The RNA shown here (transfer RNA) has 74 nucleotides and comes from Candidatus Andersenbacteria bacterium CG10_big_fil_rev_8_21_14_0_10_54_11.
Its mean pLDDT, the model's own confidence on a scale to 100, is 81.
The RNAcentral record of the sequence draws on ENA.
Lineage of the source: Bacteria > Bacteria candidate phyla > Candidatus Anderseniibacteriota.
Rfam family: tRNA. Gene Ontology term of the family: triplet codon-amino acid adaptor activity. The family's RNA type in Rfam is transfer RNA.
RNA sequence: GCGGGUAUGGUUUAGUGGUAGAACACGACCUUGCCAAGGUCGAGGCACGGAUUCGAUUUCCGUUACCCGCUCCA
Numbered sequence: 001g002c003g004g005g006u007a008u009g010g011u012u013u014a015g016u017g018g019u020a021g022a023a024c025a026c027g028a029c030c031u032u033g034c035c036a037a038g039g040u041c042g043a044g045g046c047a048c049g050g051a052u053u054c055g056a057u058u059u060c061c062g063u064u065a066c067c068c069g070c071u072c073c074a
Stems, first nucleotide, its partner, number of pairs: 001070007010024004018054001026042005047063005
């Protein structure tokens, strides 16, 4: 330099052109004599920029980061 893949709460992940879900973790409360376990509620997320569209996390282009392969030079 070329090609491919991945990017979603703190972590692991699901998802689809029309309100982004789950588990664990975190906070409050309930339950318990206390702890643990359990229950209810809550906060927190689509890497960045542009395009298309009535509408983009989803489609297209570019950028960034990481991973894999190939090539050249040293």